Transfer RNA from an uncultured Clostridia bacterium, 74 nucleotides, folded computationally. It matches the Rfam family "tRNA". Rfam links the family to the GO term triplet codon-amino acid adaptor activity. The prediction has a mean pLDDT of 81.
């Protein structure tokens, strides 16, 4: 310098195909069990989807931009 992928709670992902209420697993918290842990049930908190801006009634998802990390190739 050119071309790929990848960014969704705390961590690891799913959801993009086909635009229509943001999820699941661990992990936090409370509370039942237990002498107590620890597991096991149960109920909660907590992400407006890297960033900015456009399309549309509506955008994590569809354009353009732009940062990061990574692979290629020069």
């Nucleotide at each position: 310098u050119g071309g790929g992928a990848u960014g969704u709670g705390g961590c690891u992902c799913a959801g993009u195909u086909u635009g229509g209420u943001a999820g699941a697993g661990c992990g936090c918290u409370a509370c039942a069990u237990u002498a107590g842990g620890g597991a096991u049930g149960u109920a909660g908190a907590g992400g407006u989807c890297g960033c900015c801006g456009g399309u549309u009634c509506a955008a994590g998802u569809c354009c353009g931009g732009u940062c990061a990390u990574u692979c290629c190739a020069a």